[in-house]
RNA sequence: GUCCUCCUAGCUCAAAGGAUAGAGCGUAGGCCUCCGAAGCCUGAGAUACAGGUUCAAUUCCUGUGGAGGACA
Numbered sequence: 001g002u003c004c005u006c007c008u009a010g011c012u013c014a015a016a017g018g019a020u021a022g023a024g025c026g027u028a029g030g031c032c033u034c035c036g037a038a039g040c041c042u043g044a045g046a047u048a049c050a051g052g053u054u055c056a057a058u059u060c061c062u063g064u065g066g067a068g069g070a071c072a
Base pairs, nucleotide, nucleotide: 001071002070003069004068005067006066007065010025011024012023013022018055027043028042029041030040031039048064049063050062051061052060
């Protein structure tokens, strides 16, 4: 330099055009307990960024940024 794949919550992953973007771990509060742990209940928390297509975009297209890989 060319090409390919990926980027969603604090972490690991779903959702592959349409439902309130879900789950596990973690975290906050509560219940329980003499106190804790365990268990149970409730909550907060995310689509890398900017455009485009579409009635509708996490999803499709383009560019930028980042990560990984192949070739030279």
This is a predicted structure of a 72-nucleotide RNA (transfer RNA) from Candidatus Kerfeldbacteria bacterium RIFCSPHIGHO2_12_FULL_48_17. Rfam family: tRNA. Gene Ontology term of the family: triplet codon-amino acid adaptor activity. Rfam classes the family as a transfer RNA. The sequence was found in a public genome assembly. Lineage of the source: Bacteria > Bacteria candidate phyla > Candidatus Kerfeldiibacteriota. The prediction has a mean pLDDT of 81.